Background:
The RNA shown here (small-subunit ribosomal RNA) has 1457 nucleotides and comes from an uncultured bacterium. Its Rfam family is "Bacterial small subunit ribosomal RNA". The sequence is in RNAcentral, with records from ENA and SILVA.
RNA sequence: AACGAACGCUGGCGGCAUGCCUAACACAUGCAAGUCGAACGCUUUUGCGACUUCGGUCGCAAGGGAGUGGCGCACGGGUGAGUAGCGCGUGGGAACCUGCCCUGUUGUGGGGGAUAACCGAGGGAAACUUCGGCUAAUACCGCAUGCGCCCGGGGAAACCCGGGGAAAGAUUUAUCGCAGCAGGAGGGGCCCGCGUCGGAUUAGCUGGUUGGUGGGGUAACGGCCUACCAAGGCGACGAUCCGUAGCUGGUCUGAGAGGAUGAUCAGCCACACUGGGACUGAGACACGGCCCAGACUCCUACGGGAGGCAGCAGUGGGGAAUAUUGGACAAUGGGGGCAACCCUGAUCCAGCAAUGCCGCGUGAGUGAUGAAGGCCUUCGGGUUGUAAAGCUCUUUCGGCGGGGACGAUGAUGACGGUACCCGCAGAAGAAGCCCCGGCUAACUUCGUGCCAGCAGCCGCGGUAAUACGAAGGGGGCGAGCGUUGUUCGGAAUCACUGGGCGUAAAGGGCGCGUAGGCGGCGCGGAAAGUCAGGCGUGAAAGCCCCGGGCUCAACCUGGGAGGUGCGCUUGGGACUCUCGUGCUUGAGUUCGGGAGAGGAGAGUGGAAUUCCCAGUGUAGAGGUGAAAUUCGUAGAUAUUCGCAAGAACACCAGUGGCGAAGGCGGCUCACUGGCCCGGUACUGACGCUGAGGUGCGAAAGCGUGGGGAGCAAACAGGAUUAGAUACCCUGGUAGUCCACGCCGUAAACGAUGGAUGCUAGCCGUUGGAGGGUUUACUCUUCAGUGGCGCAGCUAACGCAUUAAGCAUCCCGCCUGGGGAGUACGGUCGCAAGAUUAAAACUCAAAGGAAUUGACGGGGGCCCGCACAAGCGGUGGAGCAUGUGGUUCAAUUCGAAGCAACGCGCAGAACCUUACCAGCUUUUGACAUCCCGGUCGCGGGCACCAGAGAUGGAGCCCUUCAGUUCGGCUGGACCGGAGACAGGUGCUGCAUGGCUGUCGUCAGCUCGUGUCGUGAGAUGUUGGGUUAAGUCCCGCAACGAGCGCAACCCUCGCCCUUAGUUGCCAUCAUUCAGUUGGGCACUCUAAGGGGACUGCCGGUGAUAAGCCGGAGGAAGGUGGGGAUGACGUCAAGUCCUCAUGGCCCUUACAGGCUGGGCUACACACGUGCUACAAUGGCGGUGACAGAGGGACGCAAAGGAGCAAUCCUUCGCAAAUCUCAAAAAGCCGUCUCAGUUCGGAUUGUGCUCUGCAACUCGAGCACAUGAAGUUGGAAUCGCUAGUAAUCGCAGAUCGGCACGCUGCGGUGAAUACGUUCCCGGGCCUUGUACACACCGCCCGUCACACCACGGGAGUUGGCUUUACCUGAAGGCGGUGCGCUAACCCGCAAGGGAGGCAGCCGACCACGGUAGGGUCAGCGACUGGGGUGAAGUCGUAACGAAGGUAGCCGUAGGGGAACC
Repeated sequence: AACGAACGCUGGCGGCAUGCCUAACACAUGCAAGUCGAACGCUUUUGCGACUUCGGUCGCAAGGGAGUGGCGCACGGGUGAGUAGCGCGUGGGAACCUGCCCUGUUGUGGGGGAUAACCGAGGGAAACUUCGGCUAAUACCGCAUGCGCCCGGGGAAACCCGGGGAAAGAUUUAUCGCAGCAGGAGGGGCCCGCGUCGGAUUAGCUGGUUGGUGGGGUAACGGCCUACCAAGGCGACGAUCCGUAGCUGGUCUGAGAGGAUGAUCAGCCACACUGGGACUGAGACACGGCCCAGACUCCUACGGGAGGCAGCAGUGGGGAAUAUUGGACAAUGGGGGCAACCCUGAUCCAGCAAUGCCGCGUGAGUGAUGAAGGCCUUCGGGUUGUAAAGCUCUUUCGGCGGGGACGAUGAUGACGGUACCCGCAGAAGAAGCCCCGGCUAACUUCGUGCCAGCAGCCGCGGUAAUACGAAGGGGGCGAGCGUUGUUCGGAAUCACUGGGCGUAAAGGGCGCGUAGGCGGCGCGGAAAGUCAGGCGUGAAAGCCCCGGGCUCAACCUGGGAGGUGCGCUUGGGACUCUCGUGCUUGAGUUCGGGAGAGGAGAGUGGAAUUCCCAGUGUAGAGGUGAAAUUCGUAGAUAUUCGCAAGAACACCAGUGGCGAAGGCGGCUCACUGGCCCGGUACUGACGCUGAGGUGCGAAAGCGUGGGGAGCAAACAGGAUUAGAUACCCUGGUAGUCCACGCCGUAAACGAUGGAUGCUAGCCGUUGGAGGGUUUACUCUUCAGUGGCGCAGCUAACGCAUUAAGCAUCCCGCCUGGGGAGUACGGUCGCAAGAUUAAAACUCAAAGGAAUUGACGGGGGCCCGCACAAGCGGUGGAGCAUGUGGUUCAAUUCGAAGCAACGCGCAGAACCUUACCAGCUUUUGACAUCCCGGUCGCGGGCACCAGAGAUGGAGCCCUUCAGUUCGGCUGGACCGGAGACAGGUGCUGCAUGGCUGUCGUCAGCUCGUGUCGUGAGAUGUUGGGUUAAGUCCCGCAACGAGCGCAACCCUCGCCCUUAGUUGCCAUCAUUCAGUUGGGCACUCUAAGGGGACUGCCGGUGAUAAGCCGGAGGAAGGUGGGGAUGACGUCAAGUCCUCAUGGCCCUUACAGGCUGGGCUACACACGUGCUACAAUGGCGGUGACAGAGGGACGCAAAGGAGCAAUCCUUCGCAAAUCUCAAAAAGCCGUCUCAGUUCGGAUUGUGCUCUGCAACUCGAGCACAUGAAGUUGGAAUCGCUAGUAAUCGCAGAUCGGCACGCUGCGGUGAAUACGUUCCCGGGCCUUGUACACACCGCCCGUCACACCACGGGAGUUGGCUUUACCUGAAGGCGGUGCGCUAACCCGCAAGGGAGGCAGCCGACCACGGUAGGGUCAGCGACUGGGGUGAAGUCGUAACGAAGGUAGCCGUAGGGGAACC
């Protein structure tokens, strides 16, 4: 796009079309083929006339009825079962027929015998029928005639002779008929060329079969039939068989070529309940005829009969589905008839159906407060929307009323009071369907929450769904709109036009060769192909073009064009074919050389392995990652000599050679194939390819017989392992070898068929030939074999004169993945199996090449306290602290590998506090708004009830601001109502912000350009160098950004400025920088300087840089800090805060008391203190830095053993104070559970606080536990670092072993980068991309699905043999019967015919067997799918942890070995 459609929702009108696609299923009822009196007789009715015995008879006219006869019934109408066929289409042909019609011509004479109707008599229920009798004809039969005609004879023919053979009359007298012949037109029969579906898993078929002769038969040719003879005929150009199917013009689609289709209309064919048969006839083997058989239905008096809608209506049934038992012969056409006319379910009309096509309408204009309502909303508004209402108009269609056709040339109109015209009323009666995630035009809200559902493909739905459902809005089409089905298109996705085969599916494993296809150069002939012209045909309709008619259109109609085809004919002669003739370049022959693991046979050689004998010799050998099995004191291994056997041939050896491929390797001999080079002559296209066919064909395997050294499936043992039917080891049989015969497959690979020609080169190498020449090279050429590379090709990779380039020819093969190279069938094989080769079902992919990442039990380079080298720890003990677990009324919550666990918590007794128990409040503890009341409020003291919150009552102090002086305004409080407050309730996977981590790692990107079809690459890679993508050099890149570095702070040196609270060299003074004085120094705190590989040498590339040195306080980023790129982890946090959505609202909100977060069998993390002598204890006025301090730090003094207390100088601090620094030094203890260690516990105190019971810290005395250096494992640290020592601060009423800072003392070690961990760059492989915590294989178990096998069983189709043999025609017979003709006076006879009988043929049917297809089938086999279950880990990076894969064989739960 289309449809003979159907279904769902909806439905106003008209025109034109169309309407059982299924059951060729069965049919009630009516109708669908009759007509003619101008062929004939009879009968009957009516009218008229005549006659009449008045009963009637006769004649004429007009009708009715059946019959004889004629024509028609073979047309028209229906259907598509059968048919793969000369059935159809197209174009031809010769051996034919043809009623009615037309033309011409010739005839139409004279006779005869019957018969139906009718009458009579019978039979039968009926249908119907029998016998006897009468009668007519255009019915039937002789005779005559014979222009034509037919047969026979003669003849070259013309023609002649002989024989045969016709007719019908009727009437209105003008016609219609009849017969013969010839011709025409139209119709039909037959034959032929070409075309006409699928299957080769159908390859052979055929007995009247093929041909001939004779005969028969037909309208006619013919095996059409028959007898005889011959043995043919068809088939790979697809016979036969099976399946399917009416064919065509056309129709649908498509740019076309094609593909699909064959409704309506038209042509042909076939059929008429199923099968068979003939009769009549011009024509039939006959839809509404006959006979027989069968099935079915109906009637019946049971004896017997009747029937055939695939005609028009209609019924049942089937089905998703397809109409009225209508009108008329008015028109067109048909039959009969002279005609009038009759018949006509052909036809013309009407009815039903949106089934299709076409046209029209459902109103038009105006109308903004952008009404109301709906929906959305950021609450402002937006949208529905000029839409509505309102106002002004119009009246198509429909309705009502009136008129009223064409179709009809003279009459006749079913349609039809229809089309059409006029008038009237009134916006009045007339809109839906689908869609809105992308494809694909059209978006929001709510509901739902992987549910319900949607879905053409991709895919939506798991709490913010433009995808489900609803609504609003929008989009599309519109009397329709969607859905389903089917066809074509898109699909170049079967490729003729117009595809492919290295890696995506696809080159046969390789030769030889048959058929076939294709084929070199010149000349000539012919003209099959081919080309051109002409003629014929290619029906009409349809399509197309130009016109015309319905108001337009659909539709109808006139003319034209076209119809790619076929036939005939004329011409041309390039090309192909063909014939002839010639040629040499393709091909081949010949001669001379050449290389070679080419083949096959026989022989022969040495090295090695193993066995055996012997010698030497002694304890091991062998084997592995390490071992063991194994061998060896009965003498191995090792070593020496010798013997034997089998197999394979080191070095040479080479992208070297040969062969068609498989393949071929010591040497020698004879046999043999092919190839290459050079030359001569010859043949003269002899060529290429190659379906079938045939031969060869690695390994494994099979058969028979040999052989057997080594190796080695299976097997055994040892190891490994969770297991180890493996990898490793020790053994070891088939086999490997030979001969003969099978098999016929491989990743049989260059994953690349063969042949020929053409299309840049450069460099190797093998074998020849020629030239030059210095004898070592070089040039040319042919044939091979490689590397690189241009054009070109390719999806890319790549190929590139050895093409995957440009062309020609031939063969093979492919058409999504799986199922499956499987099943069934066939062929081959001894078997294994090979070959040929599907389908159901299932998936939305499978696959190729390349890209970027990620990953690797891949590689290279580099870095990091990563390892190593060291020092000190943790893991063991006790305690502290956090976590898990457990417990509990509650032990609030979060954090979870690194990157949770002394984390949020810089400090839980109450508070905090979020948890639990109880009590208690409800506009609320807090915000805003409204109303009423009071002017306050607030503070202090203190009473009652209560656990307290809270409730009640009292005293004292205080008495807001503005003011227009009004409780008027603000502000505050109390009471009240509702909007609302409130939530540490949920979602960190809805979020913002903040943070952790990789990682202070050196990376991450962009613009322009260039390369690539593209993803993308380049830059950013490379060579150096660096801490660094730091810098230098190179480079199709050139630049730039975020990171690095630097800029900032601090420490280290110097200078300047300044000099109190700091300092003191000089002067004076003091107990004392205390004071005067000073600001030099220290210090303080502000600003500068200084360091930049700057200088020298070496090295490097002359660079960047590196190494060393000088100078310097400091040297190569001087130390430390702050600073954290693009991003990753759905990392953490809704309990800091903010926030969407959801949830609670006398509670999930608020308040209070008490409890809990502090529990305790355990487990883990982080710490503290120790285990001691580098120590403990005692003594001792050595020396810091950085901080804090008024609700505070507190000196000095006093009390106490002490914690602490009393008192109060000073100090808002360079001034006063905390404050004593501690390790240090001196003495003592002397190796022990101690003078170590301090847990635990008891008693008594101190302090803070409303309050130390649960549950604080400290002090004193007493107690004195574990612990003697810590298993596996594991952490930190590279210099002022580790270790060790103390000090301060935040939080804080109190509580620090934690945290954050500060200084004191102060090491050891680093060879180095193999390894562990993490990271960076380059490269490599990949079946990964949620990215290795990846992917993924097979068995087993479960469920479902389709298929194969299967003892059999059921049915269809077909076939062979035989039996049976209706009707019928044919042949024979015909003793029964017999009007016409003949003989005969007649009787009778003859000719002819009929019945009957016999025969062959034959439908249905039967018996036995075969083939084939289908249904069912216990059981069984593999396959597919499924949420996921079991067992292992086979494959994919690397080397997937044993490289993988192919063929074959064996083995094993399974992948597999």